[in-house]
């Protein structure tokens, strides 16, 4: 004094899947019915916080063994927020290569 790459910030981008059915409360209403939020149930369904499983190399042999695969526990399912793997730049930390 240090590039790639590893860690954390912070900024940008960033998918999928029901404005379905009931129930209650809330407004409108004379009634019969309606409607946007709320909250509870119910079946559907998504997969890219997060969690679980597993293959080949590898290895005398066992362990071990990865993912965007798989599984839905968790989260997620109108718009909208949020949250989002993982990507692209900065900067700030640890550290080698040369």
């Nucleotide at each position: 004094a240090a590039a790639c790459a590893c860690c954390g910030u912070g900024c940008g981008g960033g998918a999928g899947a029901g404005u379905c059915c009931u129930c209650g409360g809330c407004c409108c209403g004379u009634c019969a019915g309606g409607g946007a939020c709320c909250g509870g149930g119910g079946c559907g369904c998504c997969g890219a916080a997060g969690g679980g499983g597993c293959a080949a190399a590898c290895u005398c042999c066992c362990c071990g063994g990865a993912a965007c695969c798989u599984c839905u526990c968790a989260g997620g399912c109108g718009c909208a927020a949020a949250g989002g793997a993982c990507c692209g730049c900065a900067c700030g930390g640890a550290u080698c290569a040369g």
Predicted 3D model of a 98-nucleotide RNA (Glycine riboswitch aptamer) from Knoellia locipacati. Of the family's consensus pairs, 90% are formed in the model. Taxonomically the source falls in Knoellia (Bacteria, Actinomycetota, Micrococcales, Intrasporangiaceae).